Predicted 3D model of an 83-nucleotide RNA (c-di-GMP-I riboswitch aptamer) from a Bacillota bacterium. The prediction has a mean pLDDT of 84.
RNA sequence: AAUAUCACAAGACAAACUCUGCGAAAGUUGAGGGCGCAAAGCUACGGGUCUUCCAGGGAGGGCUGAUGAUCGCCGGGCAAGAA
Numbered sequence: 001a002a003u004a005u006c007a008c009a010a011g012a013c014a015a016a017c018u019c020u021g022c023g024a025a026a027g028u029u030g031a032g033g034g035c036g037c038a039a040a041g042c043u044a045c046g047g048g049u050c051u052u053c054c055a056g057g058g059a060g061g062g063c064u065g066a067u068g069a070u071c072g073c074c075g076g077g078c079a080a081g082a083a
Stems, first nucleotide, its partner, number of pairs: 005082002013036001017032003021028002035072001041078003045075003048070003052066001054065003
């Protein structure tokens, strides 16, 4: 340095839910909380999934475009602890 392993040790993160703020929504900030997690660290690059303020179309429907979201959905890229 690389690969594999690991919740042994020391740390880190933080699901559901509740309160609060933002948002049209999906969702998300902060606080509490502790499901879990070797990457549950970062990154929307590819795929998947979700949303509908706007546009189109229609009998209707997120159905199509387009916006946005999700990295704790999968993969890629970058960085990373221990024996």